[in-house]
RNA sequence: CAAGCAGGCCAGGCAAUCGCGCUGCGCUCCGGCGCAUCGAGGAAAGUCCGAGCUCCAUAGGGCAGGGUGCUGGGUAACACCCAGUGGGGGUGACCCCAGGACAGCGCCACAGAAACAUACCGCCACGGUCCGUCUGCGGAGCGGGGUAAGGGUGAAAUGGCGAGGUAAGAGCUCACCGGCGGCCGGGUGACCGGCCGGCCGCGGCAAGCCCCACCCGGAGCAAGACCGAGCAGGGACAGGGUGGCCCGCCCGUCACGUCCCGGGUUGGUUGCUAGAGCCGGACGGUAACGUCUGGCCGAGAGGAAUGAUUGCCGGCCCGUCCCAGCGGCGGGCGCACAGAACUCGGCUUACCGGCCUGCUUGGCUG
Numbered sequence: 001c002a003a004g005c006a007g008g009c010c011a012g013g014c015a016a017u018c019g020c021g022c023u024g025c026g027c028u029c030c031g032g033c034g035c036a037u038c039g040a041g042g043a044a045a046g047u048c049c050g051a052g053c054u055c056c057a058u059a060g061g062g063c064a065g066g067g068u069g070c071u072g073g074g075u076a077a078c079a080c081c082c083a084g085u086g087g088g089g090g091u092g093a094c095c096c097c098a099g100g101a102c103a104g105c106g107c108c109a110c111a112g113a114a115a116c117a118u119a120c121c122g123c124c125a126c127g128g129u130c131c132g133u134c135u136g137c138g139g140a141g142c143g144g145g146g147u148a149a150g151g152g153u154g155a156a157a158u159g160g161c162g163a164g165g166u167a168a169g170a171g172c173u174c175a176c177c178g179g180c181g182g183c184c185g186g187g188u189g190a191c192c193g194g195c196c197g198g199c200c201g202c203g204g205c206a207a208g209c210c211c212c213a214c215c216c217g218g219a220g221c222a223a224g225a226c227c228g229a230g231c232a233g234g235g236a237c238a239g240g241g242u243g244g245c246c247c248g249c250c251c252g253u254c255a256c257g258u259c260c261c262g263g264g265u266u267g268g269u270u271g272c273u274a275g276a277g278c279c280g281g282a283c284g285g286u287a288a289c290g291u292c293u294g295g296c297c298g299a300g301a302g303g304a305a306u307g308a309u310u311g312c313c314g315g316c317c318c319g320u321c322c323c324a325g326c327g328g329c330g331g332g333c334g335c336a337c338a339g340a341a342c343u344c345g346g347c348u349u350a351c352c353g354g355c356c357u358g359c360u361u362g363g364c365u366g
Base pairs, nucleotide, nucleotide: 001362002361003360004359005358006357007356008355009354010353012313013312014311015310016309017308018307020039021038023036024035025034026033027032041337045348046347048346049345050344051343052342053220054219055218056217065216066215067214068213069212070084071083072082073081074080085098086097087096088095089094099211100210104209105208106205107204108203120151121150122147123146124145126143127142129140130139131138132137159177160176162174163173164172178200179199180197181196182195183194184193185192186191224270225269226268227267233261234260235259236258237257240254241253242252243251244250277296278295279294280293281292282291283290284289314335315333316332317331318330319329320328321327
């Protein structure tokens, strides 16, 4: 100097004029007026997770259903965050993935000989037949036998690679690697290391059904509470009280309960912003984070407010001057994505441009 990796921050600033909204203060002819503070986000988006909060349900135990999925920790909780383990990608900083295929069932088209089972081509030896022949042998073809190392098909062909061995071959034998089994050691654990064993029989898919471990009641601020206003109640069911004659049946009635059908209210207040809140410091912890302590209070609308113009600065783009850079000059710019509606912790997606920190690789120079 260039290219990258991980993380954090900003999201235009100042002033003037006019125009908005909550709140506070003052005034009022009760219509409002004046002044002051404050007035969208890093994603407010998606509604994908988790909760706070409200209402309903709930004896206990189960079934069904749903969610998560390596291990440990953090957190109110989570599918999030931190650390670690195993695997994969990258030269690297770093990034991505994660229960079980030996509980059972199911699928793997086409191609290929064959996909829970194997011999198409090939290689080897044996027994015949024919041809040639230097009688050593060579070629063609038939029969049955051995083989799965070589070739072909396929996403995938059944341990891999090398050597020895063999008629030719094969874990047939050996070394290394992989899987599996046994034993020992380390670690909270996922897992790692060592020794022994030839055991090598059969792969993939669980975002196929399924199995295992743990967790889970339902609905949602249009939840809910209160005030006002207004209408129209009807039926069914079980029990209780009571009356009709003592009992039963039956009928009526009263106060409840459950369910169904129908009518009215589209008004107002509240919920509605001081929080699992933010900033700083100390301590503990590898870290996420936690404890203690000091300070701060940043919209609360209600059909839905924060806008427009001008000037200067900043930033970006284009051109030009200068050897180049810094810098100067000229022109341009509606300067991104985008708008709270109960709130918070995350994830995901969109985005003009700028700044900072740490790390990696390459080149040049000293």

Bacterial RNase P class A from a Chloroflexota bacterium, 366 nucleotides, folded computationally. NCBI's taxonomy places the organism under Bacteria, Bacillati, Chloroflexota. The sequence is in RNAcentral, with records from ENA. Of the family's consensus pairs, 92% are formed in the model. The coordinates come from a structure-prediction model, not an experiment, and the mean pLDDT is 77. Rfam family: Bacterial RNase P class A. About the family: Ribonuclease P (RNase P) is a ubiquitous endoribonuclease, found in archaea, bacteria and eukarya as well as chloroplasts and mitochondria. The family's RNA type in Rfam is ribozyme.